The RNA shown here (glmS glucosamine-6-phosphate activated ribozyme aptamer) has 173 nucleotides and comes from Caldibacillus debilis GB1. Taxonomically the source falls in Caldibacillus debilis (Bacteria, Bacillati, Bacilli, Caryophanales). RNAcentral holds the sequence, with entries from ENA and Rfam. Of the family's consensus pairs, 89% are formed in the model. Its Rfam family is "glmS glucosamine-6-phosphate activated ribozyme aptamer". Rfam links the family to the GO terms regulation of gene expression and catalytic activity.

[in-house]
RNA sequence: UCAUUUUUUCAAGCGCCAGAACUAGGCCCUGGGACGUGCGGGGGCUUAGUUGACGAGGUGGAGGUUUAUCGAGGUGUUCGGCGGAUGCCUCCCGGCUGUGCACACGCAGUCGAGAGCCAUCUUCCCAAAACAUUAAGGCGACUUAAUGGACAAAGGAAGAUGGAAGGUGUGCG
Numbered sequence: 001u002c003a004u005u006u007u008u009u010c011a012a013g014c015g016c017c018a019g020a021a022c023u024a025g026g027c028c029c030u031g032g033g034a035c036g037u038g039c040g041g042g043g044g045c046u047u048a049g050u051u052g053a054c055g056a057g058g059u060g061g062a063g064g065u066u067u068a069u070c071g072a073g074g075u076g077u078u079c080g081g082c083g084g085a086u087g088c089c090u091c092c093c094g095g096c097u098g099u100g101c102a103c104a105c106g107c108a109g110u111c112g113a114g115a116g117c118c119a120u121c122u123u124c125c126c127a128a129a130a131c132a133u134u135a136a137g138g139c140g141a142c143u144u145a146a147u148g149g150a151c152a153a154a155g156g157a158a159g160a161u162g163g164a165a166g167g168u169g170u171g172c173g
Stems, first nucleotide, its partner, number of pairs: 014083004019079001020051011054071003060092006093112006100172006117163009131148007
């Protein structure tokens, strides 16, 4: 340097398609008023395709587990499934809050290096698809991109008020 094989990478509301729906080609069946041909309709098989979730939020480590948060659109497939996953549980690690204070802990609560909790209030932050108009690709189903102006919830940030928990040991006051 080349070849082959294996593994990995590439996604995390993410990936995939054996059902389904749809498109194109081929073959077959059917059939209008009898026959032939052509065309169109309906049906079946087959080949190749298309569709199959719109964003917000979310990851300390290990193990376990599986319909794992929130809304938008729609009411026709965002159907039906498969896999994965930042959800949840346990343990470990780490932070924060808690006795008048300090420290320690296999104490309680809670969270994840932006690292206490609960309630109420105030202010602030946040979407994409959908839709409209174009352009590009494809015989087609359909796909991709640009532009336009919108609209959430959970959540997050700052502040105020109130509240719950408040163990054990040592030391100090």